[in-house]
RNA sequence: GGCAAUCGCUGGUUCUAGCGCCGUCUCGGCGGCGCCAGAACGAGAGGAAAGUCCGAGCUCCACAGAGCAAGGUGCCGGGUAACGCCCGGUGAGGGUGACCUCGAGGAGAGUGCCACAGAAAAGAGACCGCCUCGCCACGGUUCGGCCGGCGCGAGGUAAGGGUGAAAAGGCGGGGUAAGAGCCCACCGCGCAGCCGGUAACGGUUGCGGCACGGCAAACCCCACCUGGAGCAAGGCCGCAUAGGUGGACGCGACCGAUCGGCGCAAGUCGAUCGGCCCGAAGGGCUGCUCGCCCGAAGCCCACGGGUUGGCCGCUGGAUGCGAUCGGUGACGACCGCACUAGAGGAAUGAUUGCCGGCCUGCCGAGGGCAACCGAUGGCGGGCAACAGAACUCGGCUUA
RNA sequence: GCCGGAGUAGCUCAGCUGGUAGAGCAGCUGAUUUGUAAUCAGCUGGUCGGGGGUUCGAUUCCCUUCUCCGGCU
Numbered sequence: 001g002g003c004a005a006u007c008g009c010u011g012g013u014u015c016u017a018g019c020g021c022c023g024u025c026u027c028g029g030c031g032g033c034g035c036c037a038g039a040a041c042g043a044g045a046g047g048a049a050a051g052u053c054c055g056a057g058c059u060c061c062a063c064a065g066a067g068c069a070a071g072g073u074g075c076c077g078g079g080u081a082a083c084g085c086c087c088g089g090u091g092a093g094g095g096u097g098a099c100c101u102c103g104a105g106g107a108g109a110g111u112g113c114c115a116c117a118g119a120a121a122a123g124a125g126a127c128c129g130c131c132u133c134g135c136c137a138c139g140g141u142u143c144g145g146c147c148g149g150c151g152c153g154a155g156g157u158a159a160g161g162g163u164g165a166a167a168a169g170g171c172g173g174g175g176u177a178a179g180a181g182c183c184c185a186c187c188g189c190g191c192a193g194c195c196g197g198u199a200a201c202g203g204u205u206g207c208g209g210c211a212c213g214g215c216a217a218a219c220c221c222c223a224c225c226u227g228g229a230g231c232a233a234g235g236c237c238g239c240a241u242a243g244g245u246g247g248a249c250g251c252g253a254c255c256g257a258u259c260g261g262c263g264c265a266a267g268u269c270g271a272u273c274g275g276c277c278c279g280a281a282g283g284g285c286u287g288c289u290c291g292c293c294c295g296a297a298g299c300c301c302a303c304g305g306g307u308u309g310g311c312c313g314c315u316g317g318a319u320g321c322g323a324u325c326g327g328u329g330a331c332g333a334c335c336g337c338a339c340u341a342g343a344g345g346a347a348u349g350a351u352u353g354c355c356g357g358c359c360u361g362c363c364g365a366g367g368g369c370a371a372c373c374g375a376u377g378g379c380g381g382g383c384a385a386c387a388g389a390a391c392u393c394g395g396c397u398u399a
Numbered sequence: 400g401c402c403g404g405a406g407u408a409g410c411u412c413a414g415c416u417g418g419u420a421g422a423g424c425a426g427c428u429g430a431u432u433u434g435u436a437a438u439c440a441g442c443u444g445g446u447c448g449g450g451g452g453u454u455c456g457a458u459u460c461c462c463u464u465c466u467c468c469g470g471c472u
Base pairs, nucleotide, nucleotide: 001355002354003353004352005351006350007349009044010043012041013040014039015038016037018035019034020033021032022031023030024029046386050397051396053395054394055393056392057391058230059229060228061227065290066289067288068287070226071225072224073223074222075089076088077087078086079085090104091102092101093100094099105221106220110219111218112215113214114213127161128160129157130156131155132154133153134152135151136149138148139147140146141144169187170186172184173183174182188210189208190207191206192205193204194203195202196201234312235311236310237309244303245302246301247300249298252278254275255274256273257272258271259270260269261268262267282294283293284292285291319338320337321336322335324333325332326331357383358382359381360380361379362378363377366373367372400471401470402469403468404467405466406465409424410423411422412421418455426442427441428440429439430438448464449463450462451461452460
């Protein structure tokens, strides 16, 4: 782990008994709802249910808008509801190889950093060394306009030494006072053309003559993506308390009708009613701006008080398995079959027997010259992991 | 269940646009004192929770994991 038996646990359906409430009432009862108990039937954890690291469904916030900011992703093509996942390819790295790994855009836009060591760390640099020239202690000498040369000075040089993670293309030849892409071949790099490929990219030809150090899991640039919150979302019912305290801001404008005041009148002022749906303060859209929305007697913020009940959301869905077809594949199309855990602090368990699995001791058919090996064998002992649903899926990661 | 935050010396905390990690208290040694405390001088003590990656170099940047703390009708 599988099967069986017994005893339990949590939901569901049905039945029975009791209790409570309601309705009806011929006051016997009957019906409905709820609670509790018992019986029967049927169901009851995972590959990760975990971490909550990504992506979605669903719900509310405004109908989910624009710009900036912020965050994320990062070779190319495809799959997908979507993804930072998966598949195929390219390139790079590792391996003798089968194969494995990769967060793999841009360092010819700009800024920044490169400790220590080292002469110098980015359009660099002369510490030692090498070479030339000048002066010159001194020595040699064929005695000269000679040779060597300590030391000092001026310059050339990136070959060699040394430092470092990294030293300004590599290696070889030519060349040179010594050197140097200074020149040449090969390799690397860059640019352009052609060919293959959907593309990343690869191949090839020509040219350049080095002009291009590293770091973007540093800021940044480029391309693409992202509104926020989360089932304790959210909706309905019931109960309870209160229209509490403090603070901020408010009592509008326009049109029409009626009435009243003033006025000769046009009109004007006020009140009431109706319309319009304009709109201040304030608030919402969860960083800012725009824009949109609520808002005329309330509205916003903070504090305080009360209720800690019931129902829905809530499990059948981008579901699983199998066949066929398409595709290299991820996957898709279509057909068939299967599937009631949905609780609300949390059930899915325990014991016994038989069988099976793994580990191990002894015995052993048999094999071998031997050491020794040892069965689809016999007897005995031990072990059984990681963990565990709580709105639901697709991934990743960890155990 | 959902959402946040923190792990650095024995304790409480600094340090993070990367360059060998410090402070206070505690501990130890010495001085001072008759002795102790206080004071003064010096010293010890670190897998920066674990693992992996980027980088020349990681406490710091990135990924993953463990532990602890807080909030949410």
Two RNAs folded together computationally: RNase P RNA and transfer RNA, 472 nucleotides in total. The prediction has a mean pLDDT of 75. Rfam match: Bacterial RNase P class A. About the family: Ribonuclease P (RNase P) is a ubiquitous endoribonuclease, found in archaea, bacteria and eukarya as well as chloroplasts and mitochondria. It is annotated as a ribozyme.